[in-house]
């Protein structure tokens, strides 16, 4: 003391008031800022991660029936449509879980130093997934005691 291989550990932060039958959603003021990278430190540069969509791939899939290839039903799942509700009926499309691919996915300027910063100081903006909620959420609850970009270490290896 590369590279790979195994394994463990970590691995998102933040609200108060006013209004109101109701609001941690509205209003006013306040707080928050994952990972890698970039000449110097980033929520806005690059590009990756979470949420959502799609085809594919594998694998699992309850009953009936058929020699088969296939049908039907049932479950789910959208979308109309009914119904005080609970729930019903229609079409439609098998359903799920796993991977890796694909798409979608927000938003910053000045100026100042300086060799170098859209990362720093100084100033003034801005942005924030889905469901759910007596009223509309970046901060409340919820999938999520989950996943994940990663980060650390060990040990195995020995270029």
């Nucleotide at each position: 003391g590369a590279a790979g291989u195994u394994c463990u550990u970590c691995g998102g932060g933040g609200u108060c008031a006013g209004u109101g039958u109701a609001a941690a959603u509205c209003u006013g003021a306040a707080c928050c800022g994952g990972c890698g990278g970039u000449g110097a430190a980033a929520g806005u540069c690059c590009g990756c991660g979470a949420c959502c969509c799609g085809a594919c791939a594998a694998g699992c899939u309850g009953c009936c029936u058929g020699c088969g290839a296939g049908g039907g039903c049932a479950a789910c799942a959208a979308a109309c449509a009914c119904u005080u509700a609970g729930g019903u009926g229609u079409u439609u499309g098998g359903g799920u879980u796993u991977g890796g691919c694909g798409g979608u996915u927000g938003a910053u300027c000045u100026g100042g130093u300086g060799u170098a910063a859209u990362u720093c100081c100084a100033g003034a903006a801005c942005c924030g997934a889905c469901g759910g909620u007596u009223a509309a959420a970046g901060u409340c609850c919820g999938g999520a005691u989950g996943g994940u970009a990663g980060a650390a270490g060990a040990a195995c290896a020995g270029a």
The RNA shown here (FMN riboswitch aptamer (RFN element)) has 159 nucleotides and comes from a Micrococcales bacterium.
NCBI's taxonomy places the organism under Bacteria, Bacillati, Actinomycetota, Actinomycetes, Micrococcales.
Rfam family: FMN riboswitch aptamer (RFN element). Gene Ontology term of the family: FMN binding.
It was read from a public genome assembly, where an Rfam model found it.